A computed fold for a 362-nucleotide RNA from a Gammaproteobacteria bacterium, annotated as Bacterial RNase P class A.
The coordinates come from a structure-prediction model, not an experiment, and the mean pLDDT is 75.
It was read from a public genome assembly, where an Rfam model found it.
NCBI's taxonomy places the organism under Bacteria, Pseudomonadati, Pseudomonadota, Gammaproteobacteria.
């Protein structure tokens, strides 16, 4: 200087100006008998979007049902440890892959419970096989230095070498054999036993045994371990108009039907006053697993104490628009709707830390 990893911040700043939502205090008009109540505006103060508000993928929290104990079904998670409310997240370790490193990545449990499947190519894809090659032995042929070597058939050994495949029944080597072969041995790998180290996951070495069932569970499944359902439109309050319900009170009057006419008997009425419920409205709503600062434990996630501070609450849904100076810069993805922890996915440009390589100087 140059290429690269990694971790965390920012997300434009002042200043007028005119607007919009919330909340506090006054102040004025209207309404009511009256009021601190209820409309409606003025003024003065405060407060007003995000690192993702996004996707609605996970988990809790709160509300109703309900009491969720058990069994079948279904999902979800799947090396250890720890973190948390809680988790499919987060941290810190192991294993295994990928880089030259710094670092990334990673559903990483059983394949000896049992059923499936392994296209195409290959002889053979699972207690499997002899295509090509090697070597024996016979028999026929050629050659013929009479030692063989050679070609063909046929019978037999052999999985070392060739060829096919993603994947061929432990690798490499030496020994060994007619060739070969864990057939013997050496190393590596498997396997079982115990042994150190670690909480563990795991690792290191020891000894023992020639090695066994190839390989797929994001393929049925098995095995652990965890999940009751619906969601702020939950839910809870208040309470018009009409239309139905329920009881009390006056009336015994009048209508209608029955009847030949009168009593009679049936339906009809009039204030009140309940409850249940629509439309409306309120409430749930924002002080919280809250911030920001110190300190202290701990490799980290995160925990615990002390101080201070309120930090959007809307319901047709506010956070805007125009100007000017300003940095390099016109300004990037982008708008809250019960709340909060996380994951994911979109983003212009910048800032700070760590760390790895190369180069060149001293």
């Nucleotide at each position: 200087g140059g290429a690269g990893u990694u971790g965390g911040c920012c997300a434009g700043g002042c200043a007028g100006u005119c607007g919009c939502u919330c909340c506090g205090a006054u102040c004025c008009g209207g309404u009511c008998a009256u009021u601190u109540g209820c409309c409606g505006g003025g003024u003065c103060g405060g407060g007003g979007a995000g690192g993702a508000a996004a996707g609605u993928c996970c988990g809790g929290g709160c509300u109703c049902c309900g009491c969720a104990g058990g069994a079948c079904g279904g999902g979800a998670u799947g090396c250890c440890a720890g973190g948390u409310a809680a988790c499919g997240c987060c941290u810190g370790g192991g294993g295994g892959g990928u880089g030259a490193a710094a670092a990334c990545c990673u559903a990483c449990g059983g394949a000896a419970a049992g059923u499936g499947c392994c296209a195409c190519a290959g002889a053979a894809a699972a207690g499997a096989c002899a295509c090509c090659g090697c070597c024996c032995g016979a028999c026929c042929g050629c050659u013929c230095u009479c030692g063989u070597g050679u070609g063909g058939u046929c019978g037999g050994g052999u999985a070392a070498g060739g060829g096919u495949g993603a994947a061929a029944u432990g690798g490499u080597g030496c020994g060994g054999u007619a060739a070969g072969a864990g057939c013997g041995c050496a190393c590596c790998g498997c396997a079982u036993g115990g042994c150190u180290g670690g909480u563990a996951a795991c690792a290191g070495g020891c000894a023992u045994g020639g090695c066994a069932g190839g390989g797929u569970a994001a393929a049925c499944c098995c095995c652990a371990u965890c999940c009751g359902g619906a969601g702020c439109a939950a839910g809870a309050c208040c309470a018009a108009a009409u239309a139905g319900g329920g009881g009390a009170a006056c009336g015994c009057c009048g209508g209608u039907g029955u009847g030949g006419u009168c009593c009679g008997c049936a339906c009809u009425g009039u204030u009140c006053c309940c409850g249940g419920g629509u439309a409306g409205g309120u409430u749930g709503c924002u002080a919280g697993a809250g911030a920001u600062g110190c300190u202290c434990g701990g490799u980290g996630a995160c925990g615990a104490g002390c101080a201070u501070c309120c930090c959007a609450g809307a319901u047709g849904a506010a956070u805007g628009a125009c100007u000017g100076c300003u940095c390099a810069a016109c300004g990037a993805c982008a708008g809250a709707a019960c709340c909060c922890g996380g994951c994911u996915u979109a983003u212009c440009g910048g800032c700070c830390g760590a760390c790895u390589c190369c180069c060149a100087c001293a």